[in-house]
Context: one part of a larger RNA
RNA sequence: UGACGGGGGCCCGCACAAGCGGUGGAGCAUGUGGUUUAAUUCGACGCAACGCGAAGAACCUUACCAGGGCUUGACAUCACCGUAAGGGACCUGGCCGCUUAUGAAAGUAGGCGGUUUUAGGUAGACAGGUGUUGCAUGGCUGUCGUCAGCUCGUGUCGUGAGAUGUUGGGUUAAGUCCCGCAACGAGCGCAACCCUUGCCCCUAGUUACCAGCGGAUUAUGCCGGGGACUCUAGGGGGACUGCCGGUUUCAAGCUGGAGGAAGGUGGGGACGACGUCAAGUCAUCAUGGCCCUUAUGUCCUGGGCGACACACGUGCUACAAUGGCCGAUACAGAGGGCUGCAAAGUCGAAAGGCGGAGCUAAUCCCUUAAAAUCGGUCCCAGUUCGGAUUGGGGGCUGCAACCCGCCCCCAUGAAGCCGGAAUCGCUAGUAAUCGCGCAUCAGCCAUGGCGCGGUGAAUACGUUCCCGGGCCUUGUACA
Numbered sequence: 001u002g003a004c005g006g007g008g009g010c011c012c013g014c015a016c017a018a019g020c021g022g023u024g025g026a027g028c029a030u031g032u033g034g035u036u037u038a039a040u041u042c043g044a045c046g047c048a049a050c051g052c053g054a055a056g057a058a059c060c061u062u063a064c065c066a067g068g069g070c071u072u073g074a075c076a077u078c079a080c081c082g083u084a085a086g087g088g089a090c091c092u093g094g095c096c097g098c099u100u101a102u103g104a105a106a107g108u109a110g111g112c113g114g115u116u117u118u119a120g121g122u123a124g125a126c127a128g129g130u131g132u133u134g135c136a137u138g139g140c141u142g143u144c145g146u147c148a149g150c151u152c153g154u155g156u157c158g159u160g161a162g163a164u165g166u167u168g169g170g171u172u173a174a175g176u177c178c179c180g181c182a183a184c185g186a187g188c189g190c191a192a193c194c195c196u197u198g199c200c201c202c203u204a205g206u207u208a209c210c211a212g213c214g215g216a217u218u219a220u221g222c223c224g225g226g227g228a229c230u231c232u233a234g235g236g237g238g239a240c241u242g243c244c245g246g247u248u249u250c251a252a253g254c255u256g257g258a259g260g261a262a263g264g265u266g267g268g269g270a271c272g273a274c275g276u277c278a279a280g281u282c283a284u285c286a287u288g289g290c291c292c293u294u295a296u297g298u299c300c301u302g303g304g305c306g307a308c309a310c311a312c313g314u315g316c317u318a319c320a321a322u323g324g325c326c327g328a329u330a331c332a333g334a335g336g337g338c339u340g341c342a343a344a345g346u347c348g349a350a351a352g353g354c355g356g357a358g359c360u361a362a363u364c365c366c367u368u369a370a371a372a373u374c375g376g377u378c379c380c381a382g383u384u385c386g387g388a389u390u391g392g393g394g395g396c397u398g399c400a401a402c403c404c405g406c407c408c409c410c411a412u413g414a415a416g417c418c419g420g421a422a423u424c425g426c427u428a429g430u431a432a433u434c435g436c437g438c439a440u441c442a443g444c445c446a447u448g449g450c451g452c453g454g455u456g457a458a459u460a461c462g463u464u465c466c467c468g469g470g471c472c473u474u475g476u477a478c479a
Stems, first nucleotide, its partner, number of pairs: 001479002003476003007473007015463002019426005026317008034308002042053002064303007073126001077125002079122003094115009128292002131290003137286002139281003142277001144275001149188006155164003168179003194269004199237007209226002213224003240263001243257005306445001319419001323378006335366003340359002345354003385416001390411007432455007
């Protein structure tokens, strides 16, 4: 000087408390451990691994296993041989489509048609490696933590390590600002500048809008038209403790109020200091060293990554009456669409089929939002709760759904009556609850992830205690 203390002081944070809803019990989904296996590919392991890499494992992916092929190789550059190569024709070869034999396929040997300029062989330099080391590395990332800190120059003090500044008194979300002070300044952080949302104005009106005027219709901005309103998207205004009262060292500020759509950082996002954890990643990529080279490379068929006595994490659905079921009837936002989204119509009980208008989209489509509301029914029961599991029948994608896809219908109806110790999230348009969209994607194991809107609470006395953190101080046999 740090670090640490079941030392002290001050102060924060859904840290506790006050509340609301969960997890832990059940069934299922998913990840992991373990076990099993020919293989169940690999990585990630307290917080900060475990719906994580994976925003898509039937083949492919795929790295694993079994079996079958290849050996200058699936891919790059170079040498030699050699085919075709001015025009036409023919042959051979390459590429594309169809096809025969053989084979499980890859491949090997042919046939037909089209098209066009490279293909094949040999030998070696080399290729190749998701092999190893994240404790050799770059890059990227997590974390403490959006915590308020981390430093430097000059000066001063100290023999020196160092100190001072950065401590102190107030204040703040903040090393934020004020005052004081052997310090005076400065940098990286904080804040602001950026995006979005909330109010108003201007400009512009198509594909959006429809107040007033006219027309048509069973009806509808449907048409003429309008430029008001909504909205769209470009510009501007607006909030700064600016104004008033109180309070304070009459400083910074705090507190109450006015006006205002908004008030003291208005809400949300992006943004992550010096550093810590030899944290994570050699399997995104890049890369040093080491290792393999008829195999640790490469191609294919099939299997596996999906196993199942069990254990844990994260979720979904429930256990019902604030509910289940049936009927009627409202109101979103944000996205996506040409190998695409697909309307009307029509067939089917449904999944879905046929159909193909329109749309490169403020125009058309996905697209009926659901909870809600109104009416009816059930009457507290393992039930008209709950839907696992299993049998049967169908649909869709795809070369192909046995291992191992999703969806629909009929039947079947399991556990479960609110969950021990323990433990998690959340302070407002939040929690809870309800549906909608997107990426990946042929399809989908999505209950995941990322967004969007609808309905919409309770509680916070307080800082003694638990956890994490900041500043000052004290002790130390620790560095």